[in-house]
RNA sequence: GCGGCUGUGGUGGAACGGCAUACACAACAGACUUAAAAUCUGUCGGCGAAAGCUUGCGGGUUCAAGUCCCGCCAGCCGCA
Numbered sequence: 001g002c003g004g005c006u007g008u009g010g011u012g013g014a015a016c017g018g019c020a021u022a023c024a025c026a027a028c029a030g031a032c033u034u035a036a037a038a039u040c041u042g043u044c045g046g047c048g049a050a051a052g053c054u055u056g057c058g059g060g061u062u063c064a065a066g067u068c069c070c071g072c073c074a075g076c077c078g079c080a
Base pairs, nucleotide, nucleotide: 001079002078003077004076005075006074007073010025011024012023018063027043028042029041030040031039045054046053047052056072057071058070059069060068
């Protein structure tokens, strides 16, 4: 340099073009306990004063995009 695959809350990870983040873990609060562990219950992404914005970044298609198309960035694999 060329080709392929991948990129989604703190982590893993799901999602046929139709509620963005199901589910699990972690975290926090409570119950239980002498105290803890385990267990159970609840809350729980980020930015923003709010409205709202947010699926690596920037565009495009569409009534509607995490999903389709283009460019770029990063990681992995292969070729040279």
Predicted 3D model of an 80-nucleotide RNA (transfer RNA) from an uncultured Eubacteriales bacterium. The coordinates come from a structure-prediction model, not an experiment, and the mean pLDDT is 81. Its Rfam family is "tRNA". Rfam links the family to the GO term triplet codon-amino acid adaptor activity. The family's RNA type in Rfam is transfer RNA. It was read from a public genome assembly.